[in-house]
RNA sequence: AGUGUCUCUUGGCAAACCAGCGGAAACGCUGGGACGCAAAGCUACGGGUCUACGGGCAUCCGCCUAAGAUCGCCGGGCCGCCACU
Numbered sequence: 001a002g003u004g005u006c007u008c009u010u011g012g013c014a015a016a017c018c019a020g021c022g023g024a025a026a027c028g029c030u031g032g033g034a035c036g037c038a039a040a041g042c043u044a045c046g047g048g049u050c051u052a053c054g055g056g057c058a059u060c061c062g063c064c065u066a067a068g069a070u071c072g073c074c075g076g077g078c079c080g081c082c083a084c085u
Base pairs, nucleotide, nucleotide: 001085002084003083004082012037013036017032018031019030020029021028022027035072041078042077043076045075046074047073048070049069050068054065055064056063057062
């Protein structure tokens, strides 16, 4: 550098749930906790999905809307361990 996840080494991450904090909410952070993950590392670039403070419409219930959120929904981009060449 290439090809890969066959073998997987050292190890790594941490779902649900609980507590505290932030937030209008979705959700996030910290601690506990492990459902699982060969990228469950990073990145909102494309798509999907979620929420609607605010704005618009309706005005009986409500409906629409992302600049908010989700990378453990999919893809792209970037980086990494290991094995073989």